[in-house]
């Protein structure tokens, strides 16, 4: 250098053009308890960045960043 691949909540992890982006964990608030834990209700939290296609994009391309693999040249 060049090819693929991946990037979504703090953390894993759904979604496969049309969801207020859902779940578990963690975290806050309260109930439960003598306390704590266990439990039960709630709630807060994200689509790396830019740009096109589209009536509509987290989903399709492009470019850029980062991670991972692959593979090739050089003194």
């Nucleotide at each position: 250098g060049c090819c693929g691949c991946g990037u979504u909540c703090g953390u894993c992890u759904a979604u496969c053009g049309g969801u207020u982006a859902g779940g578990a964990c963690a975290c806050c608030u309260c109930c439960c308890u003598u306390u704590c834990a266990c439990g039960g209700a709630g709630g807060u939290a994200a689509g790396a960045g830019g740009g096109g296609u589209u009536c509509g994009a987290c989903u399709c391309c492009c470019c850029u960043a980062c991670g991972c693999g692959g593979u090739a040249c050089c003194a």